[in-house]
Context: one part of a larger RNA
RNA sequence: GAUGAACGCUAGCGGGAGGCCUAAUACAUGCAAGUCGGACGGCAGCGGCCCCGGGCAACCGGGGGCCGGCGAGUGGCGCACGGGUGAGUAACGCGUACGCAACCUACCCCUUACCGGGGCAUACCCACGGGAAACUGUGAACAAUUCCGUAUGUGUCCAUGAGGCCGCAUGGUCUUGUGGAUAAAGCUUCGGCGGUAAGGGAUGGGCGUGCGUCUGAUUAGGUAGUUGGUGCGGUAACGGCGCACCAAGCCAGCGAUCAGUAGGGGGCGUGAGAGCGUGGCCCCCCACACGGGUACUGAGACACGGACCCGACUCCUACGGGAGGCAGCAGUAAGGAAUAUUGGUCAAUGGUGGGAACACUGAACCAGCCAUCCCGCGUGCAGGACGAAGGCCCUCUGGGUCGUAAACUGCUUUUACCAGGGAAGAAACGUGCGGAUUUAUCCUCACCUGACGGUACCUGGGGAAUAAGCACCGGCUAACUCCGUGCCAGCAGCCGCGGUAAUACGGAGGGUGCGAGCGUUAUCC
Numbered sequence: 001g002a003u004g005a006a007c008g009c010u011a012g013c014g015g016g017a018g019g020c021c022u023a024a025u026a027c028a029u030g031c032a033a034g035u036c037g038g039a040c041g042g043c044a045g046c047g048g049c050c051c052c053g054g055g056c057a058a059c060c061g062g063g064g065g066c067c068g069g070c071g072a073g074u075g076g077c078g079c080a081c082g083g084g085u086g087a088g089u090a091a092c093g094c095g096u097a098c099g100c101a102a103c104c105u106a107c108c109c110c111u112u113a114c115c116g117g118g119g120c121a122u123a124c125c126c127a128c129g130g131g132a133a134a135c136u137g138u139g140a141a142c143a144a145u146u147c148c149g150u151a152u153g154u155g156u157c158c159a160u161g162a163g164g165c166c167g168c169a170u171g172g173u174c175u176u177g178u179g180g181a182u183a184a185a186g187c188u189u190c191g192g193c194g195g196u197a198a199g200g201g202a203u204g205g206g207c208g209u210g211c212g213u214c215u216g217a218u219u220a221g222g223u224a225g226u227u228g229g230u231g232c233g234g235u236a237a238c239g240g241c242g243c244a245c246c247a248a249g250c251c252a253g254c255g256a257u258c259a260g261u262a263g264g265g266g267g268c269g270u271g272a273g274a275g276c277g278u279g280g281c282c283c284c285c286c287a288c289a290c291g292g293g294u295a296c297u298g299a300g301a302c303a304c305g306g307a308c309c310c311g312a313c314u315c316c317u318a319c320g321g322g323a324g325g326c327a328g329c330a331g332u333a334a335g336g337a338a339u340a341u342u343g344g345u346c347a348a349u350g351g352u353g354g355g356a357a358c359a360c361u362g363a364a365c366c367a368g369c370c371a372u373c374c375c376g377c378g379u380g381c382a383g384g385a386c387g388a389a390g391g392c393c394c395u396c397u398g399g400g401u402c403g404u405a406a407a408c409u410g411c412u413u414u415u416a417c418c419a420g421g422g423a424a425g426a427a428a429c430g431u432g433c434g435g436a437u438u439u440a441u442c443c444u445c446a447c448c449u450g451a452c453g454g455u456a457c458c459u460g461g462g463g464a465a466u467a468a469g470c471a472c473c474g475g476c477u478a479a480c481u482c483c484g485u486g487c488c489a490g491c492a493g494c495c496g497c498g499g500u501a502a503u504a505c506g507g508a509g510g511g512u513g514c515g516a517g518c519g520u521u522a523u524c525c
Stems, first nucleotide, its partner, number of pairs: 001524003005521005012377006018370002020335001025333003029330003034077003039074002042070002046068007053060002084288003093213008103205002108201007116150001118148002126139005155182012186193002214260003221251003226248008263285004267278004290311005313324004341367001343366003349363001350361004380411004390402005417461005425452001430447003434443003469514005474495003480509005490497002
């Protein structure tokens, strides 16, 4: 000098930032991922209009139709993002530089071609059952952008043949012959939105390699799918990735193996630098989601708020059987020296779905708590001596000091308090008038939309009013006297103080240093 700090004493305000470093311990409760009726069958509930019925009427209720909508269900997209944590990992994990003649990429952009005709199911619903529940069985019926054939095949892929060009070993690329394989879905307000196949792009990812990346040799040998080959399988793809067979290799004193510790980086702290230490907040990468394992779906997962199995734990139960996973946001218990609200809003930014309106969003934006840190401001200013009172000290009728300090006089009003005014952050979408136009869209104007918040900020009002402490004073080190104590009580970072005049202990007066803080402890340079 620094800190994600803690502890002690003290504490006025504002701005900005940060806030479980320990038990990757266990979790009550709420919320954190949905959305689309412009994919579908439908109609549990709601609203409007019409018809029928009742009532003199307001209106009521049953049925029907249309419209708006829509619970549950099918289907699509999303749920692999965003958010958390640092357990594991000494590794191609990360960093950096390259490579893939060995690869994938939903949504988005560009380009080309196409979307003909059929079929079988099934959920919801209905009927009948089982179960305490979670849930579930059988039957019947029906829809789709669900599923399955079929036609077409610009293309694309595979096999085989021919030719051109090229390279980096295997080879790459272009053209072409023959054979084979391979598609589709509709909705609509008629404007559009979609669907299939293929090529290119963009974005995101997968894989490989060189170099770098902590400690221990009181760890010296390690290795059998081990190292290589052939073949087959597997993958988006190369590869012992897996398997069969064959060979006997491969790594290691330039430290293999083993053990310990640890997420890595951009950075951050310190330092003149070299370096040393560190990886909290923010950003990138990785890993994990009660412990362990497995795959399914999917463009993408071996999937935090999906599934299955084993295990530990907790809960419900009618004892037959079931349910669960906060290292999401709050919050609870425990642990600990120690770390916050079961808050508000989707207004902005962003995300998902939707044609849109819009819905959802503990991402985010805000607010609350905490002197935890950084920065700023204030606790007044000027005058005022005969130097009051009082405390302390002394050479004591007196003097010194606290001290212009106080009183007193004049002034100011930041801040706090009260009152009034009061934002920017908001422009879009949408709606309306108008204009342009290829009728898709674009443009101008107006209206609408603010959680924070009646906040920031501004103005006014009265009144010095609302606001100072902490540590130290032997040397290092800035600041000295008195009293008490008497190797006691105590102090202490080091040297060391204390045994009767202690500037070193305790108190007082005075002083020094910092100041809404000051000290102590811990850790790093």